Molecule: c-di-GMP-I riboswitch aptamer
Organism: Mesobacillus maritimus
RNA sequence: AUUAGAAAAAGGCAAACUUCUCGAAAGAUUAGGACGCAAAACUUCAGGUCUAAGGUGAAUCACUAGGACGGCUGAGUUGCCUAA
Numbered sequence: 001a002u003u004a005g006a007a008a009a010a011g012g013c014a015a016a017c018u019u020c021u022c023g024a025a026a027g028a029u030u031a032g033g034a035c036g037c038a039a040a041a042c043u044u045c046a047g048g049u050c051u052a053a054g055g056u057g058a059a060u061c062a063c064u065a066g067g068a069c070g071g072c073u074g075a076g077u078u079g080c081c082u083a084a
Stems, first nucleotide, its partner, number of pairs: 002084004012037002017032002021028002035071001041077003045074003048069003054064004
């Protein structure tokens, strides 16, 4: 350096739920809390999913992303330990 792995060792993150705050919502976020994660570290580049304020329409409804999801998949970048 490459590949593989999470058995060991040192660690790390934090689902649901409750809570503070923001938001039209999806959701993000603060604190608690652990379902799990070998990249559950970072990045919307592609796909996919979610929401629909605003906009559009044939308007009790439907469509639409400049919004959201990195713990949906792929991809890119970086990284601890061990083995070969």